[in-house]
RNA sequence: GUGGGUGUAGCUCAAUGGCAGAGCACCGGCCUUCCAAGCCGGGGACGCGGGUUCGAUACCCGUCGCCCGCU
Numbered sequence: 001g002u003g004g005g006u007g008u009a010g011c012u013c014a015a016u017g018g019c020a021g022a023g024c025a026c027c028g029g030c031c032u033u034c035c036a037a038g039c040c041g042g043g044g045a046c047g048c049g050g051g052u053u054c055g056a057u058a059c060c061c062g063u064c065g066c067c068c069g070c071u
Stems, first nucleotide, its partner, number of pairs: 001070007010024004018054001026042005047063005
């Protein structure tokens, strides 16, 4: 240089073009003499810029990061 894959919460992962969720973690409460465990609740995310569409996390283009291959 070029082809392909991938990018969503602190981490690991979901989400037919129509309300962005889960587990773990974190915070608060309950329980306990205290801690842990358990139970209840809470905060927090769609890599970036455009396009298509009534509507985009999902489709298209570009770009950036990471992974694999070719040269």

A computed fold for a 71-nucleotide RNA from a Clostridia bacterium, annotated as transfer RNA. The organism belongs to Clostridia, within Bacteria. It matches the Rfam family "tRNA". Rfam links the family to the GO term triplet codon-amino acid adaptor activity.